[in-house]
């Protein structure tokens, strides 16, 4: 240099253009003598950055960074 994947909670992933969710982990409660398991709840997101269609984008278009795979 060309092509084609990925970027979303602390992590590991989901999510027909219409309330951004689950698994583990945190944290608080209920069990228990304690602990572990079990149970309920909470909390944690400018969906990698900047535009740009649209009524309404994580999702659909341009850029542009990082990481992978492949071509040269």
């Nucleotide at each position: 240099g060309c092509g084609g994947g990925a970027a979303u909670a602390g992590u590991u992933c989901a999510a027909c253009g219409g309330u951004a969710g689950a698994g583990c982990g945190u944290c608080a409660g209920c069990u228990u003598c304690c602990c572990a398991a079990g149970c309920u709840g909470a909390a944690a997101g400018u969906u990698g950055c900047g535009g740009g269609u649209u009524c309404g984008a994580a999702u659909c278009c341009c850029g542009u960074u990082u990481c992978c795979c492949g071509c040269u």
Predicted 3D model of a 72-nucleotide RNA (transfer RNA) from a Desulfovibrionaceae bacterium. Its Rfam family is "tRNA". It is annotated as a transfer RNA. It was read from a public genome assembly.